Formats: sequence, C1' cells, structure tokens
RNA sequence: GGGCCCGUAGCUCAGUUGGUCAGAGCAGGGGACUCAUAAUCCUCUGGUCACAGGUUCGAGUCCUGUCGGGCCCA
Repeated sequence: GGGCCCGUAGCUCAGUUGGUCAGAGCAGGGGACUCAUAAUCCUCUGGUCACAGGUUCGAGUCCUGUCGGGCCCA
C1' cells in the first nucleotide's frame, strides 16, 4: 500500500428483505422470601446504534468518507 470482517446499554451479544419498541443475558437500584446470608422471584434505571455526510416519506439496517480493532496478501 491492497483486500475482508467487526464497532448497538457498564460488559457479552441479538436485531430476518429499510417501517409498528432499540432488545436479551449479566451487572446496578428497589422490593418479596429468610432469624440472617446466598440462591430464586418481581420491578426499575441505563443507548447521540463509533463519527460525519448522502439516498429515502422513513436508516441500527443501503451508499460514501473518516476513526478504532482483528485477520490475510504484498
């Protein structure tokens, strides 16, 4: 220098061909249960979907550029 993949909650990840809600588990707050703790159950909080543009009535999803990470080729 070239090619491919990835970037979504504090962490690990899902998100079906663009549309009805941005979600799960874990973690955190509150509660139930218990003499108490753990476990279990209920509930709540938490996101500029890496960043910036574009397409579209509508973008996490499509296109372009940038940044970061990984792998391969030279």